[in-house]
Context: one part of a larger RNA
RNA sequence: CCCUGGUUAAGGAACUCGGCAAAUUACUCCCGUACCUUCGGAAGAAGGGAGGCUGCGUCCGUGUGAAGGCUGUACAGCCGGAGCACGGGGCAGUGACACAAACCAGGCCCAGGCGACUGGAUACCAGAACCACAGCUCUCUGCUGAAGCCGCAAGGCGACGUAUAGAGGGUGAUGCCUGCCCAGUGCCGGAAGGUUAAGGGGAGGCGUGCAAGCGCCGAACCGAAGCCCCGGUGAACGGCGGCUGUAACUAUAACAGUCCUAAGGUAGCGAAAUUCCUUGUCGGGUAAGUUCCGACCCGCACGAAAGGCAUCACGAUCUGGGCACUGUCUCGACCAGGGGCUCG
Numbered sequence: 001c002c003c004u005g006g007u008u009a010a011g012g013a014a015c016u017c018g019g020c021a022a023a024u025u026a027c028u029c030c031c032g033u034a035c036c037u038u039c040g041g042a043a044g045a046a047g048g049g050a051g052g053c054u055g056c057g058u059c060c061g062u063g064u065g066a067a068g069g070c071u072g073u074a075c076a077g078c079c080g081g082a083g084c085a086c087g088g089g090g091c092a093g094u095g096a097c098a099c100a101a102a103c104c105a106g107g108c109c110c111a112g113g114c115g116a117c118u119g120g121a122u123a124c125c126a127g128a129a130c131c132a133c134a135g136c137u138c139u140c141u142g143c144u145g146a147a148g149c150c151g152c153a154a155g156g157c158g159a160c161g162u163a164u165a166g167a168g169g170g171u172g173a174u175g176c177c178u179g180c181c182c183a184g185u186g187c188c189g190g191a192a193g194g195u196u197a198a199g200g201g202g203a204g205g206c207g208u209g210c211a212a213g214c215g216c217c218g219a220a221c222c223g224a225a226g227c228c229c230c231g232g233u234g235a236a237c238g239g240c241g242g243c244u245g246u247a248a249c250u251a252u253a254a255c256a257g258u259c260c261u262a263a264g265g266u267a268g269c270g271a272a273a274u275u276c277c278u279u280g281u282c283g284g285g286u287a288a289g290u291u292c293c294g295a296c297c298c299g300c301a302c303g304a305a306a307g308g309c310a311u312c313a314c315g316a317u318c319u320g321g322g323c324a325c326u327g328u329c330u331c332g333a334c335c336a337g338g339g340g341c342u343c344g
Stems, first nucleotide, its partner, number of pairs: 001339008010330002014328001019325001027051005036041001038173001052094005059088006068079004095099001107323007114315002119131002135171007148157003174310004179240003184237002186233005193228003199222002204217005241259005268302001269299001280296005
């Protein structure tokens, strides 16, 4: 010097990215418990009090059940309650700095973000806001062999199931909701029409042959799905504007004009896990606050099941604040054990 422990005056987070680590709290009983709430919770909320030992009344409960008494049939029954054991309560006394005396053994509160929750997970950095989840919704599937999936097939799963079933996609409890666009892409529907392969068809022509014939090319026309076309469809892939002017202070623009579009973002939310400018501005909290909370709205670049907004409970989650507590610190010190180091 390092590691692991122990103690520490005064202060008490001044440490630090951050109370990381440590400390506090801790058990049982009693009292007492707010906001909020889906009425279950929140809650061990919070915050208080008691606790050792000795004696006293047997004061209460549980178990066992003596003496004695009654019946008088009996190795019986009934009554009886002493004593003992255990547990609990009351009163009084008593010792200590300290009585859940060791070990063991919740710190608490307030506010916000995210995810409803229990659960799962990066075997060996990361347990999270990720995955899953009940619930919601869309699509497919009508069963002789479903749809979907595995397999070349046979065959099998689905299922010894049958639409309240099975498969696939999305969303993710619950509450309130989920706007506009079908032009593009996808999907679904459409006995017309256009286009379209093989094939059918053969007008017409060519080769060869004396010829019959054989061979070849081949127009019209008839020919599926698909595509075109016509419609539908968004909890399908997706998308959801610009410029200019205008009110009797100013500012702003309910209003007007114009261009473009398939349609121009509704409700709700908003400097947000999203805000570049930005430490936006105002308010709160602090002596002082790029964080935090509440507002505002100029949303660079929120927005409605790639869900929007709320939300009790829950979380080894993340963020901000406070109480308590502390060697985190002011600022160090001492002690113990183990290393290192020196000698052997």
A computed fold for a 344-nucleotide part of an RNA from a Chloroflexaceae bacterium, annotated as large-subunit ribosomal RNA, domain IV. The RNAcentral record of the full RNA draws on ENA. Its mean pLDDT, the model's own confidence on a scale to 100, is 88.